Notes:
The prediction has a mean pLDDT of 84. SAM riboswitch aptamer (S box leader) from a soil metagenome, 103 nucleotides, folded computationally.

RNA sequence: UCUUAUCCCGAGUGGUGGAGGGGACGGCCCAAAGAAGCCCGGCAACCUUCAGGAAACUGUAUGGUGCCAAUUCCGGCAGCGUUAGUGACGCUGACAGAUGAGA
Numbered sequence: 001u002c003u004u005a006u007c008c009c010g011a012g013u014g015g016u017g018g019a020g021g022g023g024a025c026g027g028c029c030c031a032a033a034g035a036a037g038c039c040c041g042g043c044a045a046c047c048u049u050c051a052g053g054a055a056a057c058u059g060u061a062u063g064g065u066g067c068c069a070a071u072u073c074c075g076g077c078a079g080c081g082u083u084a085g086u087g088a089c090g091c092u093g094a095c096a097g098a099u100g101a102g103a
Stems, first nucleotide, its partner, number of pairs: 001103007012040001014039003020030003025075003041068003046064002049061001050059003072096001077093007
């Protein structure tokens, strides 16, 4: 970089650390009642092993990732609907992104 699946569920009154964090932009938030990072803990079930099953699948027991404020925090682009409206609100899809698996 490409393909593909998923992204309104879930997860800490812990230790350490000491000012940032939520990808970028525009917003809006979180944070000294303690941010990031690290350790422990937890959630989950994508791949793998194992067990059950004819299969679909189930268990979440093994190993590899992942994840643990807010829908992927919200928005942008396109379409549709409501509305007197170029505003506001709602719905759908795309784009972008994240993670897994494969190339």
About this RNA: It matches the Rfam family "SAM riboswitch aptamer (S box leader)". A reference for the family is Winkler et al. (2003), "An mRNA structure that controls gene expression by binding S-adenosylmethionine", Nat Struct Biol. Of the family's consensus pairs, 97% are formed in the model.